[in-house]
Context: one part of a larger RNA
RNA sequence: UGACGGGGACCCGCACAAGCAGCGGAGCAUGUGGUUUAAUUCGAAGCAACGCGAAGAACCUUACCAAGACUUGACAUCGUAUGACCGCCAUAGAGAUAUGGAAUUCCCUUCGGGGACAUAUAGACAGGUGGUGCAUGGUUGUCGUCAGCUCGUGUCGUGAGAUGUUAGGUUAAGUCCUGCAACGAGCGCAACCCUUAUGAACAGUUGCCAAUAUUAAGUUAGGAACUCUGUUCAGACUGCCGAGGUUAACUCGGAGGAAGGUGGGGAUGACGUCAAAUCAUCAUGCCCCUUAUGACCCGGGCUACACACGUACUGCAAUGGUGUUUAACAAAGAGAAGCGAAGCCGCGAGGCGGAGCAAAUCUCGAAAAAACAUCUCAGUUCAGAUUGCAGGCUGCAACUCGCCUGCAUGAAGUCGGAAUUGCUAGUAAUCGUAGGUCAGCAUACUACGGUGAAUACGUUCCCGGGCCUUGUACA
Numbered sequence: 001u002g003a004c005g006g007g008g009a010c011c012c013g014c015a016c017a018a019g020c021a022g023c024g025g026a027g028c029a030u031g032u033g034g035u036u037u038a039a040u041u042c043g044a045a046g047c048a049a050c051g052c053g054a055a056g057a058a059c060c061u062u063a064c065c066a067a068g069a070c071u072u073g074a075c076a077u078c079g080u081a082u083g084a085c086c087g088c089c090a091u092a093g094a095g096a097u098a099u100g101g102a103a104u105u106c107c108c109u110u111c112g113g114g115g116a117c118a119u120a121u122a123g124a125c126a127g128g129u130g131g132u133g134c135a136u137g138g139u140u141g142u143c144g145u146c147a148g149c150u151c152g153u154g155u156c157g158u159g160a161g162a163u164g165u166u167a168g169g170u171u172a173a174g175u176c177c178u179g180c181a182a183c184g185a186g187c188g189c190a191a192c193c194c195u196u197a198u199g200a201a202c203a204g205u206u207g208c209c210a211a212u213a214u215u216a217a218g219u220u221a222g223g224a225a226c227u228c229u230g231u232u233c234a235g236a237c238u239g240c241c242g243a244g245g246u247u248a249a250c251u252c253g254g255a256g257g258a259a260g261g262u263g264g265g266g267a268u269g270a271c272g273u274c275a276a277a278u279c280a281u282c283a284u285g286c287c288c289c290u291u292a293u294g295a296c297c298c299g300g301g302c303u304a305c306a307c308a309c310g311u312a313c314u315g316c317a318a319u320g321g322u323g324u325u326u327a328a329c330a331a332a333g334a335g336a337a338g339c340g341a342a343g344c345c346g347c348g349a350g351g352c353g354g355a356g357c358a359a360a361u362c363u364c365g366a367a368a369a370a371a372c373a374u375c376u377c378a379g380u381u382c383a384g385a386u387u388g389c390a391g392g393c394u395g396c397a398a399c400u401c402g403c404c405u406g407c408a409u410g411a412a413g414u415c416g417g418a419a420u421u422g423c424u425a426g427u428a429a430u431c432g433u434a435g436g437u438c439a440g441c442a443u444a445c446u447a448c449g450g451u452g453a454a455u456a457c458g459u460u461c462c463c464g465g466g467c468c469u470u471g472u473a474c475a
Stems, first nucleotide, its partner, number of pairs: 001475002003472003007469002010466004015459002019423004026314002029311005034305002042053002064300002068296001070294001073125001077124002079121005088101005106115003127289002130287003136283002138278003141274001143272001148187006154163003167178003193266004198234007208223002212221002237260001240254005316416001320375004325371002333364003338357002343352003382413001387408007429451007
């Protein structure tokens, strides 16, 4: 100087407390461990691995296993020779591939040749998701959006170092003020950026409709007011008033205001820590394989199942279930090998159909929770697992191993032990909608809006963090 303390003082955080909803019990989905297996590819491991890499394993993907086939190779560059190549047909085969057949005369040219492609051949070499993340780059997680981490000059100390950065206030903040052997500065904080909340100007179609006509309909004429869209501005700065405070910083209250003290949300992550993660995104040193640890193909596996754990979904019901009943109200997205309307067929999944739309125009598209009626507390008109049958869709192909529909079947489950998680406001809870991935497949993920709470006395305690101080047989 640090680190540590079941030392002290001060402060903060959904850390506790106060509340609300859960998880832990059930079924199922998914990930992991274990076990099994020919293989169940590999990685991730307290917080910070476990709906994680994977924004989607039937084949492919695929790295794993078994069988079958290749060896200058599936891919790149270079030599020589030959030929256009690609493609098509038949046979054998699981296919890779092998054999045979028919057909095919490329482009440029200074006619020497050159180019692209294919075949044969020689070797240089290719190739490796093989090892090492404890050899590395790059990227990422975490403490933590915590308020810290440092430097120059000066001063103090023999020196390591100290001071500044401590102190008194204050702040979300090393934020600011005052004081001080310090005076300044840098990286962080804040602001600048995006979005949301208000208004104005401009613009007015595909959006809008107050007045005038018109229509089944903002449909058409028309209008530029309103809504909305989207560009530029304005607006919030403790600016104003009062009180407190060291005449300070600042705090409390008030006015005006759409918004008030960082308005809400996002992006943004200092010096560093964990030999943290990744050699399987990629790059790369060294080591290793080279008729195989490379490459091709078919089938299987990654989906196994006594069990254990994590994360979700659905429930156990009346704040509910059912209904052929009633009528509304969103936002944000996507669409050409696409979204697919009307109409018709089917109980339905879906099929036929093909209008319109590269979309403020057309389509996906129906929002759902809501209201009303009924059920009357039961393993039920709760719950839906499991299983049988019949179908639909995608796709060469749904057996291993997809999703959906109808009929039948109707398991556990009556609110969950110890323990444990999230959340402070348009939040939790609850309700649907969309998107990416994607041929098909979503209870996951990412976004969007609808309805919309309770509680916070407080900081004694648990956890984590900041600052000062003290002790130390630690570095």
Predicted 3D model of a 475-nucleotide part of an RNA (small-subunit ribosomal RNA, 3' major domain) from an uncultured Eubacteriales bacterium. The coordinates come from a structure-prediction model, not an experiment, and the mean pLDDT is 81. Rfam family: Bacterial small subunit ribosomal RNA.